[in-house]
Notes:
A computed fold for a 350-nucleotide part of an RNA from an uncultured Verrucomicrobiota bacterium, annotated as small-subunit ribosomal RNA, central domain. The RNAcentral record of the full RNA draws on ENA and Greengenes.
Context: one part of a larger RNA
RNA sequence: CUGGGCGUAAAGGGUGCGCAGGCGGCUGGAUGUGUCAGAUGUGAAAUCUCAAGGCUUAACCUUGAAAGUGCAUUUGAAACUAUCCGGCUGGAGUACCGGAGGGGUAAGCGGAAUUUCGUGUGUAGCAGUGAAAUGCGUAGAUAUACGAAAGAACACCAAAGGCGAAGGCAGCUUACUGGACGGUUACUGACGCUCAUGCACGAAAGCGUGGGGAGCGAAAGGGAUUAGAUACCCCUGUAGUCCACGCCGUAAACGUUGUACACUAGGUCUUGGGAGAUUCGACCCUUUCAGGAUCCAAGCUAACGCGAUAAGUGUACCGCCUGAGGACUACGGUCGCAAGACUAAAACUC
Numbered sequence: 001c002u003g004g005g006c007g008u009a010a011a012g013g014g015u016g017c018g019c020a021g022g023c024g025g026c027u028g029g030a031u032g033u034g035u036c037a038g039a040u041g042u043g044a045a046a047u048c049u050c051a052a053g054g055c056u057u058a059a060c061c062u063u064g065a066a067a068g069u070g071c072a073u074u075u076g077a078a079a080c081u082a083u084c085c086g087g088c089u090g091g092a093g094u095a096c097c098g099g100a101g102g103g104g105u106a107a108g109c110g111g112a113a114u115u116u117c118g119u120g121u122g123u124a125g126c127a128g129u130g131a132a133a134u135g136c137g138u139a140g141a142u143a144u145a146c147g148a149a150a151g152a153a154c155a156c157c158a159a160a161g162g163c164g165a166a167g168g169c170a171g172c173u174u175a176c177u178g179g180a181c182g183g184u185u186a187c188u189g190a191c192g193c194u195c196a197u198g199c200a201c202g203a204a205a206g207c208g209u210g211g212g213g214a215g216c217g218a219a220a221g222g223g224a225u226u227a228g229a230u231a232c233c234c235c236u237g238u239a240g241u242c243c244a245c246g247c248c249g250u251a252a253a254c255g256u257u258g259u260a261c262a263c264u265a266g267g268u269c270u271u272g273g274g275a276g277a278u279u280c281g282a283c284c285c286u287u288u289c290a291g292g293a294u295c296c297a298a299g300c301u302a303a304c305g306c307g308a309u310a311a312g313u314g315u316a317c318c319g320c321c322u323g324a325g326g327a328c329u330a331c332g333g334u335c336g337c338a339a340g341a342c343u344a345a346a347a348c349u350c
C1' cells in the first nucleotide's frame, strides 16, 4: 500500500461551531476536464512469453513474433463526471400562528432545617458506640419557649418524566435570551453533508487575587479497635466546599456505541403537539408528527446481545486500532503561575 476492524476482545476524538479538503437533489442546453472507442508515432537492446533453429541433450546461444498494460498527437462518442448558462421543489432555510420545558444569564424574594447568640423555664446529665472512651455539662448543658443573626441547600410535587451539543440543569418571581417541536400556507431556490488545522464550551478536584464560612469535611490532633492500625468506628477540625474575576482542560467526560441521510414486520407504556370520530364538554377510541422507555420479526453478532433511538441494509465524511509489558512513560516540542496537560518513542523481557 491492498486489506481487516473500533458496544464488551486493541480501537469513536469530552462536546459543538467551522475555513481548507472530500462528497453532493431533479431537469434542459452548451463545452468536451476526467472517461470511452479508433488511428498514427513512440515505448533502445538485453530480460520475460511464444514459435522455430544451433551446440549429442540441457543450461546456454541465434532468428522471428508477441508483449511492453505507458506517453504524445489526432479523429470521434457524450450516458456518467466536471465547468458554464438556464429552469424546478422534494433537501436546506425564512416568514406567520401555537403550545411544552430544572435550556442559559442576571436581579429580587420565601419557608423548613442546621449552627451560633440573647432571655425565660428547668435539673443532672448530654452526646456517642458493637461496647466504650476522648468531648460537652452544676461557671447550669441536653430538653423546652420566645427573639435575633449567618451561611448553604431547596422536602412534598418527582416520574422508566422534561430540557440542553456535551459538561450539565430543580424553591418562587421578574427581566433579558438560545434551541427544539407542531400547524398552515406563502417565500428563497441546492443555499447541503462531513470536517484535518483552528476557535469556543467543558463535572469534580486543583491554582491565583479578594470576599464569605452555617453544615459537611481531605490534612492534622485526640479516643477506640487491633499483634500492629499511619485505616474502617467515635470526638474535634484546617484547606476546601459558597461568591466574584482569572487560570487549569482532565474523568468509568459511558449508551464504554462519531456525525448526517435513506430504507427495512410488529406489540406495550410514556412526554409534547396536530387531525378525526364522539360528547353538553372531556376521558376512552382512530390516526399522524417529534421525543423518552421496554419486549420482539427479519437481519446482524464469537457469544452476550442489538433490533426504526440498530450493533440490520446502504451512502458520504471525520477520528482511531494493529501482541502483552516497558509506557496514559523518557527525550524533544507546545501550553500552564504551579500541579500538570497534549503530542509521543526505544533498548530490553515474554
Stems, first nucleotide, its partner, number of pairs: 004321003007304002012318001014201004021194003025088007034080001035077008049065006091191001092188004096183003103177007110154001114150008125136002162169002206247006215241002220236004258317006266295011299306002323350003332343004